[in-house]
Formats: sequence, structure tokens, C1' cells
RNA sequence: GCCCAGGUGGCGGAAUUGGUAUACGCGUACGGCUUAGAACCGUAUGGAGUAAUCCUUGGAGGUUCAAGUCCUCUCCUGGGCA
Repeated sequence: GCCCAGGUGGCGGAAUUGGUAUACGCGUACGGCUUAGAACCGUAUGGAGUAAUCCUUGGAGGUUCAAGUCCUCUCCUGGGCA
């Protein structure tokens, strides 16, 4: 230099044909249980805001009524070729 795969809440990781972003698990918070703890059980849990509401899929554009998903450029990570 060329080719391929990937980047999504605090972490891992889903999201069908473009149609409710964050399912599920971990973690965390509070509560239950216990003499106390571990384990287990229940509830809550992306961010901002008193709220209404707004924002968020590495970054920037584009297409579309609608983009995590399609197109272009770009940054980063892993693999392959030379």
C1' cells in the first nucleotide's frame, strides 16, 4: 500500500427486511434473608433536566417520511496479502 471483520449504556453483548436504541447477562443502588457475611430472592438502573422534554450507536457529511442498519470521507482496533 491493498483486502476482510469490527467500534452500541459503567462492562460484555443483542437489535429480523431500514420502522419503540440499549433485549439478555454482569456490575451497581435499595430492600428481604442472616448473629454477621457470602450465596439466593425482590425492585430499580443510558445521559441531562424539578418537570414537560431533549440528547445518545467512534467522528463528519449524504440518501430517506424514517438510518445502529444503506452510500461517501475519516479516526481507531484485530486479521490476511505483498